[in-house]
Context: one part of a larger RNA
RNA sequence: UCCAACGAGUUAAUUGUUAGUGCAGCCUAAGGCAAUUGCCGGAGGCACAGUGAAAGCGAGGCUGAAUAGGCCGCCAUUGUACUAAUGAUUAGACCCGAAACCAGGUGACCUUACCAUGAGCAGGAUGAAGCAGCGGUAAAACGCUGUGGAGGUCCGAACCGUAGCGAGUUGCAACACGCCCGGAUGACUUGUGGUAAGCGGUGAAAUGCCAAUCGAACCUGGAGAUAGCUGGUUCUCCUCGAAAUAGCUUUAGGGCUAGCGUCGUACGGUAACAUGCAGGGGUAGAGCUCUGAUUCGGACUGCGGCCAGUAAUGGUACGCACCCUUGUCAAACUACGAAUACUGCAUGCGGAACUACGGCAGUCAGAACGGCGGGGCUAAGCUCGUCGCUCAAAAGGGAAACAGCCCAGACCAUCAGCUAAGGUCCCUAAAUAUACACUCAGUGGGAAACGAGGUGAGAUUUCUUAAACAAUGAGGAUGUUGGCUUAGAAGCAGCCAUUCAUUUAAAGAGUGCGUAACAGCUCACUCAUCAAGAGAUCUUGCGCGGAAAAUGUAACGGGGCUAAAGUGUAUUACCGAAGCUAUGGGUUCGUAUUUAUACGAGCGGUAGAGGAGCGUUCCUAUUGCGCUGAAGUUGAACCGCGAGGUUUGGUGGAGCGGUAGGAAGUGAGAAUGUUGGA
Numbered sequence: 001u002c003c004a005a006c007g008a009g010u011u012a013a014u015u016g017u018u019a020g021u022g023c024a025g026c027c028u029a030a031g032g033c034a035a036u037u038g039c040c041g042g043a044g045g046c047a048c049a050g051u052g053a054a055a056g057c058g059a060g061g062c063u064g065a066a067u068a069g070g071c072c073g074c075c076a077u078u079g080u081a082c083u084a085a086u087g088a089u090u091a092g093a094c095c096c097g098a099a100a101c102c103a104g105g106u107g108a109c110c111u112u113a114c115c116a117u118g119a120g121c122a123g124g125a126u127g128a129a130g131c132a133g134c135g136g137u138a139a140a141a142c143g144c145u146g147u148g149g150a151g152g153u154c155c156g157a158a159c160c161g162u163a164g165c166g167a168g169u170u171g172c173a174a175c176a177c178g179c180c181c182g183g184a185u186g187a188c189u190u191g192u193g194g195u196a197a198g199c200g201g202u203g204a205a206a207u208g209c210c211a212a213u214c215g216a217a218c219c220u221g222g223a224g225a226u227a228g229c230u231g232g233u234u235c236u237c238c239u240c241g242a243a244a245u246a247g248c249u250u251u252a253g254g255g256c257u258a259g260c261g262u263c264g265u266a267c268g269g270u271a272a273c274a275u276g277c278a279g280g281g282g283u284a285g286a287g288c289u290c291u292g293a294u295u296c297g298g299a300c301u302g303c304g305g306c307c308a309g310u311a312a313u314g315g316u317a318c319g320c321a322c323c324c325u326u327g328u329c330a331a332a333c334u335a336c337g338a339a340u341a342c343u344g345c346a347u348g349c350g351g352a353a354c355u356a357c358g359g360c361a362g363u364c365a366g367a368a369c370g371g372c373g374g375g376g377c378u379a380a381g382c383u384c385g386u387c388g389c390u391c392a393a394a395a396g397g398g399a400a401a402c403a404g405c406c407c408a409g410a411c412c413a414u415c416a417g418c419u420a421a422g423g424u425c426c427c428u429a430a431a432u433a434u435a436c437a438c439u440c441a442g443u444g445g446g447a448a449a450c451g452a453g454g455u456g457a458g459a460u461u462u463c464u465u466a467a468a469c470a471a472u473g474a475g476g477a478u479g480u481u482g483g484c485u486u487a488g489a490a491g492c493a494g495c496c497a498u499u500c501a502u503u504u505a506a507a508g509a510g511u512g513c514g515u516a517a518c519a520g521c522u523c524a525c526u527c528a529u530c531a532a533g534a535g536a537u538c539u540u541g542c543g544c545g546g547a548a549a550a551u552g553u554a555a556c557g558g559g560g561c562u563a564a565a566g567u568g569u570a571u572u573a574c575c576g577a578a579g580c581u582a583u584g585g586g587u588u589c590g591u592a593u594u595u596a597u598a599c600g601a602g603c604g605g606u607a608g609a610g611g612a613g614c615g616u617u618c619c620u621a622u623u624g625c626g627c628u629g630a631a632g633u634u635g636a637a638c639c640g641c642g643a644g645g646u647u648u649g650g651u652g653g654a655g656c657g658g659u660a661g662g663a664a665g666u667g668a669g670a671a672u673g674u675u676g677g678a
Stems, first nucleotide, its partner, number of pairs: 001678006011091013025046003031040003050057002060072004094232002097229001101222006112196009121186001123155003126151001130147006159183003164179003198214001200210003207216001235613006245258005259363002261360006270353001273348007285336001286334002291330003297324002301321004305316004366391002369388007396407003411585004416581003422575003425559003431572001433571006444561001450545002454542010471529005477502003482496003508523001512521002586603008614667001616664010632651008
């Protein structure tokens, strides 16, 4: 991992609701008699009247001073017992699962400490005290040489240990092996016997050890502890079909009530929608009167500051406020003010989609997208609110692929048709369609500020056969080097300005380059040559640059595409889905009836509610089959929407069905399920 078998809403009591049955008041309980299902047994329970805390009163009662008002009743509605279904409560209560808690016991053959009694430690080294002799001293001290043999002394086997490395890691081994290493006469090691026990012992202390178990051993019991947690929960078909919200919660991944679902009963122009009418509002917008913010210009009014003045008072390129005017801003501003939304009424349409009561739920982690807003950075596949939509619980077509986007809601079948979104060169079904434009960037097929004689369209305006624009030829002068400044300043550092005047076709007291200053080059301006358009600005379409990333093109799905297979406008065809239509079939509800037909509307679905069935084992009654072959098993055909059923061939070798009821140890693929096998 696979196969087989086993494996989870049960039972009892009480109680609610629904359905059925009996009786109309209903029923007996314990128990007794009888002997299988019967008969007694009325003690008692529920109902028949309520109300009050109660005494009590009573179709009324209570409160209250009340004959008021209010609350609960009567008027008006019948129950009770059993059976079944479905909930609730109490019990282990659908099943498996803790870590733990408590009680009583068993353990010190492992290990810790201690007690008693035994045992063990090759060999070598060092050489304490003491003692002796000699020296030394007044005597000592002290020194030297011997002797001696001390020590938690030294080296190192046995023995005890295990710091480092290797290897082992489904091992030789649930801690071993190799090398190396520490202690090795001691706080040493070790045998045997004994003592200490779990709310405890022991501990040179590590929460260590107490039998491969230790922050509290093990065994049995309480015990099916508890588990708001995780996992699992077994046949079929049909109808409907949610929620991820509010309030409260030692509450937040749990509950309770409401909301939303389902089933039943009742109600029977209800709900919804449309139109009209009548309403209130202070949002969007707008506005600046108010509250605040805020801009330009002005007038001078007031106050303050500063200056002058002894003061009066005057001055002020200072500040604030007010006034007039220009231009603005606001969720907590409004002299204004919608669309929608909401409420009521009327009419139309509508056919239960409404509402009330009752049974049973599930839901309380939601998600993206679009609109309007808050938070955040007008960040987030971010977060919160609200309105909508899809997913959740929705398959199909499109978006290359892609829960939440676009189209569209799958009862079943069909080698029929029409369409939606989206598409029609090839991959790939359908236009290499039509008309007119644009784009040259492979833009299309990723991106901004900003930049640019890319190119198309529109508009405004200036010059122009009295010759424009460009190009070419020529001129571009004089007072004058204007004045000032300056070392110098001559058109060209800077400052000044009645930037003037003269000669002219025209020529600035000078547009730029240049010089130390001049010089020089050039422009404006003018003439000539030439001959028809030229310049400026604004709006707009499509393009260009801006543009750098990590395995490999890789920013159209790919190929590939340029009067497109790109973009814009317009048009006609076609393709395209489980949509719609067609034909046949099934089923639910409704309406009709001829009671098995017709017509109409439906039939996606998680949690969940409701309905109808299949099959397994046993029991009762009844009816059958079987050695001329039962069950089981293995093929085939047929029937049923399905769970399943029937017939038949082989195998097998002795039991097994149908019908009507009843009762359940009643259906497995999942639970790191249990047991066995491969």